[in-house]
C1' cells in the first nucleotide's frame, strides 16, 4: 500500500442577538393565615372605681367581643433581575422481560399462549456470554425456530408403474405353455422371477468394488455410512483412527396435529390515591342467593352484596405517582466472558396543547435517521458520514 | 400514552388448520331493439401491501416493515 472483518466513540464546530420549560436565590405587587400594636366605630356587661357626673338601675372610665387600620412572618401567584440545567442512539415499532399500581402479597386445576442443543449470567428474558452440533468464507470471522418423524393422527399436488404395509411401465432372465414356423432360431401371448438399467419427480427404499446368479439382489464378503450397547474424555450438549453386536429396519414436513421438558393470574399510570367544584344519588331492560359482582377464557376457592347494558345529567380543575435508579464514572479484586463484589466521587429533561427554535457571521469532511411523556433491561427496524483500537487475507521493497 | 382490527380484480367482498385463486357490480365483444336501458351468450383483468425464512410448494405457517381504522378520563 489495497481489500475485508469485528468492537467501541461522536452525530456540524463557534460567537453574538431574540425566543421556549424546569429548578434555586432576591426585589416588588395581589391574596390567604397567624401574631403583635395603638386608638377609630358599633354591641355586651354579674363585676370593680380614690368618678373634677350632686344622688341612681342613667352616664363615664377599666373590661370584653367584633369589623376595619398599621407592622411583622409564612404560603401561593403573577412582573422583573441574577445564576444553574434542558432529548436518542434509536426517544421509534410496541416485539419480549421486569419494577410499579389495583384486582387475595394471585392460591389448586382445565384450557390457552410462549420457548426449545448444553452450560452459565441476569431482577428477568425469547436477551447476552462461553461451548458442542450444522453450514458459508482462502482467512478473521459470520449464520442457524438447532426437542421428538421409532407414541399416535394426517399431508406429500402434477408426473410417475409405485409417494410409504412398497411397486413390475420399459427393459432384463426363465418357462416342459399357446400361437407363427417342416423343425430350431426368432417374433407375438401367457406364467413366473427381478429393483442391477431406462424414465417420472422435490423426494423412488444404503453406497462403491469383488463374488454370486438364469437375470438379479446385503443373497454374501471388504471398505465407508447408519443403528443399538459398552468404554475412555468432558458438569453437559458431545466427541473417539476404541470395542463388541446387527446386514441395514422406519423418506420429507411438528414456522401440520400432536408428544416430552419448561415458563406464564388479568390489567396498565387514561393503573391508582387525596382534594376541590357541580348535577336529576334519575329512567328503561336484564340477571338475582344452588344467584350476582370483583376486567380472570372456564371451574373451585377466597372477598364482598347489589350487578351489566343502554339512555340522561354533572366536572373536564389541583396535586401526589414523577425522577436517586437493577443510575452513571474511576480504581481495585474474582472470572476466558457474559458479569459480581468492595471503596472513592457525581445529580445529568420532566411538560401536561405538551418545552431545544429563529436570524445573522466564520470554517469544514457541508450535516443522515429522527423529538422524552411512569421508569428500566434487550430485541428489531431507520439512519449522512468521520474518527479510533485489534485482527485475517493478498501485493511489492527491505 | 395504551389496548386491538384490518389490507385479496376498478369497487364491495369469499377463499386462511398449505396444491397454484373466485363470487356480484363494473369494463369490453356480440345478440336482442328503430334506438338506450333491462335481459342473453362470451370474455378481459390479480406483484393476493412489501421484505426475508419454513417447506418441493405459501393469499394461507411464522418474522420484521408500512398505510388504514376502531375504543378509552372523573363523579353520582
Nucleotide at each position: 500500500g489495497g481489500a475485508g472483518u469485528u468492537g467501541g466513540c461522536c452525530a456540524g464546530a463557534c460567537a453574538g442577538c431574540c425566543g421556549c420549560c424546569c429548578c434555586g436565590c432576591c426585589a416588588c405587587u395581589a391574596a390567604a393565615u397567624c401574631g403583635a400594636c395603638g386608638a377609630u366605630u358599633g354591641g355586651g356587661u354579674c363585676c370593680c372605681g380614690u368618678g373634677u357626673g350632686u344622688c341612681u338601675u342613667c352616664c363615664c372610665g377599666g373590661u370584653u367581643c367584633a369589623a376595619g387600620g398599621u407592622c411583622g412572618a409564612u404560603u401561593u401567584a403573577g412582573u422583573g433581575g441574577c445564576g444553574g440545567g434542558g432529548a436518542g442512539g434509536a426517544a421509534a415499532g410496541u416485539c419480549c422481560g421486569g419494577g410499579c399500581u389495583c384486582c387475595a402479597c394471585a392460591g389448586g386445576g382445565c384450557a390457552g399462549g410462549g420457548u426449545g442443543c448444553c452450560a452459565g449470567g441476569u431482577a428477568a428474558u425469547g436477551c447476552c456470554u462461553g461451548g458442542g452440533g450444522g453450514g458459508c468464507g482462502u482467512a478473521a470471522g459470520c449464520c442457524c425456530a438447532c426437542g421428538g418423524a421409532a407414541a399416535g393422527u394426517g399431508c406429500c399436488a402434477c408426473a410417475g408403474a409405485a409417494a410409504a404395509u412398497a411397486u413390475a411401465c420399459c427393459g432384463c432372465c426363465c418357462g416342459a405353455c399357446c400361437a407363427u414356423a417342416a423343425u430350431c432360431a426368432g417374433u407375438g401371448g401367457c406364467g413366473g422371477g427381478u429393483a442391477a438399467g431406462g424414465g417420472u419427480g422435490a423426494a423412488a427404499a444404503g453406497g462403491u468394488g469383488c463374488g454370486g446368479u438364469a437375470a438379479g439382489a446385503g443373497c454374501g464378503c471388504a471398505c465407508c455410512g447408519c443403528g443399538c450397547g459398552g468404554g475412555u474424555g468432558g458438569u453437559a450438549a458431545c466427541a473417539c483412527a476404541u470395542c463388541g453386536c446387527g446386514g441395514c429396519a422406519g423418506g420429507g414436513c411438528a414456522a401440520a396435529c400432536c408428544c416430552c421438558a419448561u415458563c406464564c393470574g388479568g390489567a396498565g399510570c387514561a393503573a391508582g390515591g387525596u382534594c376541590a367544584a357541580a348535577u336529576a344519588g334519575g329512567g328503561a331492560a336484564g340477571c338475582g342467593a344452588u344467584g350476582g359482582u370483583g376486567u380472570g377464557g372456564c371451574c373451585c376457592g377466597c372477598a364482598c352484596c347489589g350487578c351489566u347494558u343502554c339512555c340522561g345529567g354533572g366536572u373536564a380543575g389541583a396535586c401526589c405517582g414523577c425522577a436517586u435508579g437493577a443510575g452513571g464514572u474511576g480504581c481495585g479484586c474474582g472470572g476466558u466472558g457474559a458479569c459480581g463484589c468492595g471503596c472513592g466521587c457525581c445529580c445529568g429533561a420532566g411538560a401536561u396543547g405538551a418545552a431545544u427554535g429563529g436570524c445573522u457571521g466564520u470554517c469544514c469532511a457541508c450535516g443522515a435517521c429522527a423529538g422524552a411523556a411512569c421508569c428500566c433491561g434487550g430485541c428489531u427496524u431507520a439512519u449522512c458520514g468521520g474518527c479510533c483500537a485489534a485482527c485475517u487475507c493478498c501485493c511489492a521493497a527491505g | 400514552g395504551g389496548g386491538c382490527c384490518g389490507u385479496u380484480a376498478g369497487c364491495u367482498c369469499a377463499g386462511c388448520c398449505g396444491g397454484u385463486a373466485g363470487a356480484g357490480c363494473a369494463g369490453c365483444u356480440g345478440g336482442c331493439u328503430u334506438u338506450u336501458a333491462a335481459c342473453c351468450a362470451g370474455u378481459u383483468g390479480g406483484u393476493c401491501g412489501g421484505a426475508g425464512g419454513u417447506u418441493c410448494a405459501a393469499a394461507u405457517c411464522c418474522u420484521c416493515c408500512a398505510c388504514g381504522g376502531c375504543c378509552c378520563a372523573c363523579c353520582a

Predicted 3D model of RNase P RNA and transfer RNA as a complex of 474 nucleotides. Rfam match: Bacterial RNase P class A. Rfam classes the family as a ribozyme.